[in-house]
RNA sequence: GCCAACUUAGCUCAGUUGGUAGAGCAGCUGAUUCGUAAUCAGCAGGUCACGAGUUCGAGUCUCGUAGUUGGCUC
Numbered sequence: 001g002c003c004a005a006c007u008u009a010g011c012u013c014a015g016u017u018g019g020u021a022g023a024g025c026a027g028c029u030g031a032u033u034c035g036u037a038a039u040c041a042g043c044a045g046g047u048c049a050c051g052a053g054u055u056c057g058a059g060u061c062u063c064g065u066a067g068u069u070g071g072c073u074c
Base pairs, nucleotide, nucleotide: 001072002071003070004069005068006067007066010025011024012023013022019056027043028042029041030040031039049065050064051063052062053061
């Protein structure tokens, strides 16, 4: 230099045919316990990397930029 994949909650990841963004873990509160842990119930947490386009409507489709990973070449 070229190609491909990936980027969604603090972390690991889902998200189907474009139609109200979710789970587990972690966090907080409560119940239970003499207390802790465990367990159970609930709550909170998001500029879907950034910028544009298409569309009535975009996490999803298109383009550009950035970052990460892998491959190829020198």